This is a predicted structure of a 72-nucleotide RNA (transfer RNA) from Anguilla anguilla. The coordinates come from a structure-prediction model, not an experiment, and the mean pLDDT is 82. Rfam family: tRNA. Rfam classes the family as a transfer RNA. The RNAcentral record of the sequence draws on ENA and Rfam. Taxonomically the source falls in Anguilla (Eukaryota, Deuterostomia, Vertebrata, Anguilliformes).
RNA sequence: GUCGGAGUAGCUUAACUGGUAGAGCGUCAGACUGAAGAUCUGAGGGUUCUAGUUCGAAUCUGGACCGUGGCA
Numbered sequence: 001g002u003c004g005g006a007g008u009a010g011c012u013u014a015a016c017u018g019g020u021a022g023a024g025c026g027u028c029a030g031a032c033u034g035a036a037g038a039u040c041u042g043a044g045g046g047u048u049c050u051a052g053u054u055c056g057a058a059u060c061u062g063g064a065c066c067g068u069g070g071c072a
Stems, first nucleotide, its partner, number of pairs: 001071004007065001010025004019055001027043005048064005
């Protein structure tokens, strides 16, 4: 340089071809305990950015950014 695929919560990830974004671990609070751990209940926290299409975009399209694999 070129081609492909990826970017969603602190981490790992789901969302079935557009219709209000979930889970596990972790964090915080409560219950339990003499205190912890384990367990139970609850809470907080997210679609990389920008423009477009659409009544409606995590999802479709263009561009940018970041990291990744192949080829040269």